RNA sequence: CGCCGCACAUGGCAAACCCAUUGAAAGAUGGGGACGCAAAGCUAAAGGGGCUACCGCCGGGAUAACAGGCCAUGCCAGCCAGCUGCCGGA
Numbered sequence: 001c002g003c004c005g006c007a008c009a010u011g012g013c014a015a016a017c018c019c020a021u022u023g024a025a026a027g028a029u030g031g032g033g034a035c036g037c038a039a040a041g042c043u044a045a046a047g048g049g050g051c052u053a054c055c056g057c058c059g060g061g062a063u064a065a066c067a068g069g070c071c072a073u074g075c076c077a078g079c080c081a082g083c084u085g086c087c088g089g090a
Base pairs, nucleotide, nucleotide: 004088005087006089012037013036017032018031019030020029021028022027035078041083042082043081047080048079049076050075051074056070057069058068060066
């Protein structure tokens, strides 16, 4: 240095749920809280995959209300993936 994650040491992050804020929603932010995580660090149009559908379009409907379908440059990295990183005994 590479691989590796059974060790060692310093530590780190924070699911669900609750409260507040925000958003049409998915979700996000802050506080509480820990299910877990060797990357649960970063990267989302320009690797794959997933979620939502305000606006818009389609057709139904009575020209309405309303239900349905399509659509992301909106969202998810704690889905896979890419990049980077701590420890260094077996």
RNAcentral holds the sequence, with entries from Ribocentre. A computed fold for a 90-nucleotide RNA from Cohnella sp., annotated as c-di-GMP-I riboswitch aptamer. Taxonomically the source falls in Cohnella (Bacteria, Bacillati, Bacillota, Caryophanales). The coordinates come from a structure-prediction model, not an experiment, and the mean pLDDT is 88.